[in-house]
Context: one part of a larger RNA
Molecule: large-subunit ribosomal RNA, domain II
Organism: uncultured Synechococcales cyanobacterium
């Protein structure tokens, strides 16, 4: 894992509450009696009820406050004993589930230290002090050679460790294995006997180790500790159906009280969408009349710079700039003004609600999405409030797939219709459907500044058969190198001036170009040609910009419409609506209407198991329960039947009474 057995809201006594009885006031409680553990008969102590109001004396169908006869507050309604049900309180109180604390024991055969008393440590090196000759000294010293064998001395095997790598890692092993590796006469290994115990011991100290257990061993006990925390809670249907909000909390994943649900009882026509009327209001929007804020001009107190004066002062000012005037603006904490909605009041008023009570609850983590805001970066599948929907607790059809988007709210069956969003080339059901446009970019089917004779529509303006706009053929001149500056400056480095002639036209010169002249070439005329030709401005569809890691945001084929804009008819499409036929549940005398998604959660009807009464029962060896199977009724838990197997027991109804229904609990237990 998978089958199978077990496996979780009880009982007590005490309260509220509701339904059922009994009496009309209601009732017994210990205890007695009695063969009694009888559903009997005693047994009014004791309790609720029968009057209340006052803090209280007190009054008393009232009374209390009060000056008060006023007004208010509380009273002026039949209970009460049981049985069921529910739900609270107390008790382990729905089950399982700590880590802890505390008492009483039991450990030092593992390990720490520590006594006593034995035991081991191959073998190599080094070669301290003494000493001993010999040199050497007056004598010491000192020096050589020998002797000697010291050392928490060296190499290194046995023991003892454990510094590194590999292996192992459901291991050979709950800590080893290989290969190297440290200490090996010392604080040294190491047997045997001993001692020290958990608020404690031992500790060259690492919170180490005290039997594979250590920031407090282990065992039993208190103890079913306690868990505002995880887990799981077992048949069937029907109705009705929340919440993730507010407020206070040693509160914040808990609870109270209040909102939202549900049952029941009562209760005016109350409530209610919508209309009618009648309010107030300062948001959006606008505005600058105020409070601030701002740009630009006029006039400019003041000041700044500056002139002239011996000073007092006159004067100038392209500086700042008060106040003010005029144009232009801005504000959540700014208002001369101001909606739409929302709210409140009256009046009508559908479905259908609504108040009150009195008993049961859950919730009090919410989620996206549209508006209006705050916080943030006008960032987040981000946070935070309002106010609306939708998921939560909503199935079904579209968005390719996709809780919160769009359309739509599943009693039931149907091999009927008809529509909604979406869609109608094929996947894939339905227009290869009509009219007029656009788009060539596969744009449709990613994004911004910004760029661009892409192309479609409007608008305005200027030229043009007295020939425009392109192109081509020709001229483009003279004073003159104007004048200045310059090394030069001749159209064409600069600065100033920008004239006259001749002309059909040609500027003191538009570019390139040389040191500077030169040269090309424009403007500007002419001619040739012959019908439209510039230049703005608005809009619509379109290129560009556009770079990511597998091919990879049309769902795919594949498309020039099957793309986009507008118009329009058909059609398709869902559990929506309609039809046929049936269930339930409300109201209702009936017809009939209505109405039946649905967590948590309340409310209501049943199914089925196991004992007990009825029951020594009906049945039953002409075959009980069981266990197979076959096929039948129910809306469903179920239920009855036919064969077979089994081989002794056992119903139905009509009642009681529970160890009363498993698929989850890293449940338990057994088996594979």
């Nucleotide at each position: 894992g998978c089958c199978g057995g077990c496996g979780a809201c009880u009982u007590a006594u005490a309260g509220g509450c509701a339904c059922u009885g009994g009496c009309a006031g209601a009732u017994u409680a210990a205890g007695c009696c009695g063969g009694g553990a009888a559903u009997g008969g005693c047994g009014a102590a004791g309790u609720c009820a029968a009057a209340g109001c006052g803090a209280a004396a007190g009054c008393g169908a009232g009374u209390c406050u009060g000056a008060a006869u006023a007004g208010g507050g509380c009273g002026u309604u039949a209970g009460u004993c049981a049985g069921u049900g529910u739900u609270u309180a107390u008790a382990g109180a729905c089950c399982c589930g700590a880590a802890c604390c505390c008492g009483g024991g039991u450990g030092a055969u593992c390990u720490a230290a520590c006594c006593a008393u034995g035991u081991c440590c191959a073998g190599g090196a080094u070669g301290a002090a003494g000493c001993u000759u010999g040199g050497g000294u007056a004598a010491c010293a000192c020096c050589a050679a020998g002797u000697g064998g010291a050392g928490g001395u060296c190499c290194g095997a046995a023991c003892c460790g454990a510094c590194u790598g590999a292996u192992g890692u459901u291991g050979a092993a709950a800590a080893a294995u290989c290969a190297g590796c440290g200490g090996a006469u010392g604080a040294g290994g190491u047997g045997u006997g001993g001692u020290u115990a958990g608020g404690g011991g031992u500790g060259a100290a690492a919170u180490g180790c005290c039997a594979a257990u250590c920031g407090a061993a282990c065992c039993c006990g208190g103890a079913g500790c306690u868990a505002g925390c995880u887990g799981g809670u077992u048949c069937u249907c029907c109705c009705c159906g929340a919440a993730a909000u507010g407020u206070g909390u040693u509160g914040a994943g808990g609870c109270g009280c209040a909102g939202c649900g549900g049952c029941a009882a009562u209760g005016a026509u109350u409530a209610u969408a919508g209309c009618u009327g009648g309010g107030g209001g300062g948001u959006a929007a606008a505005g600058c009349a105020c409070u601030g804020a701002u740009u630009c001009g006029g006039u400019g107190c003041g000041g700044g710079c500056u002139g002239c004066g011996a000073g007092a002062g006159c004067g100038g000012u392209a500086c700042c700039a008060a106040a003010u005037c005029g144009a232009g603006u801005c504000a959540a904490a700014c208002u001369c003004u101001g909606a739409a909605u929302a709210c409140c009041c009256a009046g009508u008023g559908c479905a259908c609600a609504c108040a009150u009570u009195g008993c049961c609850a859950g919730u009090g983590a919410g989620a996206c999405g549209g508006u209006g805001g705050g916080g943030g970066a006008u960032a987040a599948g981000c946070u935070u409030c309002a106010u609306c929907g939708u998921c939560a607790a909503g199935a079904g059809g579209g968005a390719a797939a996709c809780a919160g988007c769009c359309c739509a709210g599943a009693c039931c069956a149907c091999c009927a219709g008809c529509u909604a969003a979406g869609g109608u080339c094929c996947c894939c059901a339905a227009a290869u459907c009509a009219u007029c446009a656009u788009u060539c970019a596969g744009u449709g089917a990613u994004u911004a500044a910004g760029g661009a004779g892409g192309u479609g529509g409007g608008a305005g303006u200027g030229c043009a058969g007295a020939g425009a706009c392109a192109a081509c053929c020709a001229g483009g001149a003279g004073g003159u190198u104007u004048g200045c500056c310059u090394a030069g400056a001749a159209g064409c480095a600069g600065c100033c001036a920008a004239c006259c002639u001749u002309a059909a036209a040609a500027g003191a010169g538009u570019g390139c170009g040389u040191a500077a002249u030169a040269g090309c070439u424009c403007a500007c005329u002419g001619g040739u040609c012959a019908a439209g030709c510039g230049c703005u401005c608005c809009u619509g569809c379109g290129c560009c910009g556009a770079a990511a890691a597998u091919g990879a945001a049309c769902g795919g084929g594949g498309c020039u419409a099957a793309a986009u804009g507008a118009u329009g008819u058909a059609c398709c499409g869902a559990a929506g609506c309609u039809g046929u036929g049936g269930g339930a549940u409300a109201u209702g005398c009936a017809a009939a209407u209505a109405u039946c998604g649905g967590u948590a959660g309340g409310g209501g009807a049943g199914c089925g198991u196991u004992c007990u009464g009825u029951u020594g029962u009906a049945g039953u060896u002409a075959g009980a329960a069981g266990c197979a199977u076959c096929a039948g009724c129910g809306a469903g838990a179920g239920c009855a039947g036919g064969u077979g197997u089994g081989g002794a027991c056992g119903a139905a109804g009509c009642a009681g009474a529970a160890g009363u229904g498993a698929g989850a609990a890293u449940g338990u237990c057994g088996g594979c």